This is a predicted structure of a 349-nucleotide part of an RNA (small-subunit ribosomal RNA, central domain) from uncultured Pelosinus sp.
The prediction has a mean pLDDT of 86.
NCBI's taxonomy places the organism under Bacteria, Bacillati, Negativicutes, Selenomonadales, Pelosinus.
RNAcentral holds the full RNA, with entries from ENA, Greengenes and SILVA.
It matches the Rfam family "Bacterial small subunit ribosomal RNA".
[in-house]
Context: one part of a larger RNA
């Protein structure tokens, strides 16, 4: 608990969809609940607020008059409200476009590894800083043929694309979601935001069930080293995969919530569209949507940020409020479990 504030000092929920609330576009006209007025009731008295006055001043006491409340009568109707009817620019929808590693399932390629067969060869190979453990005359290592199985998808590739976030990367095919230009057809404000709530959501890690080439936590050996439980080397289980289930955290980061308007420029590049030229393709211009660098007002403690604002205003929701105890304890949900979510304190600086 007013206020200040949240890129980096404490603080923006990982993301999204949305019930409640909260806020909410332009006309006209009712109405009078907010709101503004004017009266009257009442609100003991003291004390408070202005003016005045007694105690030599002041506290202190006194006399007037007010201030807010609440009811309640007449007024006003700009604003907010609420009811009518209207509107089209805000949302949405139709219609015509192209662009994308956006998602789910199926199928199929090559390249490399490694393993198996065979055929060639002979002493040797591997590894490091140098070595050694390791393989290798039972014929390795090179190399040719041939098969097996699992992964992963070189080159395209790009401060490129798409996805709300996490995160998508060979090729084809099916089913699907969402953006963007363009047109202006249809609704006619349906709209933003969102506590609770459902959802999705890297890695790891559980649970059954397969599966297993490399890679490799643990584990073994081999060096190093004073040691070495590492850092290198030889191997090697779980993990990595794939199917159904859990788990819900991350430096989940733009350390920057979402939305709507506004405010100089200049340069790259994606997708779309106009227009100028042109036989055409480029080049110029322009408009919208995205990404990225610069930079001027302005802001910022300062760093920097600058139309993709941390600039300027509004709406709505999360959060913060000294360090440490401590993201602990208890307790509540949740979870198989690891644990995760809420989230103090005493006590100390």
């Nucleotide at each position: 608990u007013u206020g200040g504030g949240c890129g980096u000092a404490a603080a923006g929920c990982g993301c999204g969809c949305g019930c409640a609330g909260g806020u909410g576009g332009g006309a006209u006209a009712a109405u009078a609940a907010g709101u503004c007025u004017a009266g009257u009731g009442u609100u003991a008295a003291a004390g408070u607020u202005c003016g005045g006055g007694g105690c030599u001043c002041a506290a202190c006491c006194c006399c007037g008059u007010g201030a807010a409340g609440c009811a309640u009568u007449g007024g006003a109707a700009a604003c907010u409200a609420u009811u009518a009817u209207u509107c089209u620019u805000g949302a949405g929808u139709g219609c015509a476009g192209g662009a994308g590693a956006g998602g789910a399932a199926a199928g199929u390629g090559g390249a490399a590894u490694u393993c198996c067969u065979a055929g060639u060869g002979u002493a040797g190979c591997g590894g490091u800083g140098a070595a050694a453990u390791g393989c290798g005359u039972a014929g390795a290592u090179a190399u040719u043929a041939g098969g097996a199985g699992g992964a992963a998808c070189a080159c395209c590739a790009g401060u490129g694309g798409c996805g709300a976030a996490g995160g998508c990367g060979a090729c084809u095919u099916u089913c699907u979601g969402g953006a963007c230009u363009g047109u202006g057809u249809c609704u006619g404000a349906c709209a933003c935001u969102g506590a609770g709530g459902c959802g999705c959501g890297a890695a790891a890690g559980c649970c059954a069930g397969g599966g297993u080439a490399g890679u490799g936590a643990a584990c073994g050996g081999g060096a190093u080293u004073a040691g070495a439980u590492a850092c290198c080397c030889c191997g090697g289980u779980a993990a990595u995969c794939c199917u159904g289930g859990c788990c819900g955290u991350a430096a989940a980061c733009g350390a920057u919530g979402g939305g709507u308007a506004c405010u100089a420029g200049g340069u790259g590049u994606u997708g779309g569209g106009g227009g100028u030229a042109u036989c055409g393709a480029c080049c110029c211009c322009u408009c919208c949507a995205g990404u990225g660098c610069c930079g001027g007002a302005g802001u910022u403690a300062a760093c920097g940020c600058a139309a993709u604002a941390a600039g300027u205003a509004c709406c709505c929701c999360g959060c913060c409020u000294g360090g440490g105890g401590a993201g602990u304890a208890c307790g509540g949900c949740c979870g198989c479990a690891a644990g995760g979510u809420u989230g103090a304190a005493a006590c100390u600086c």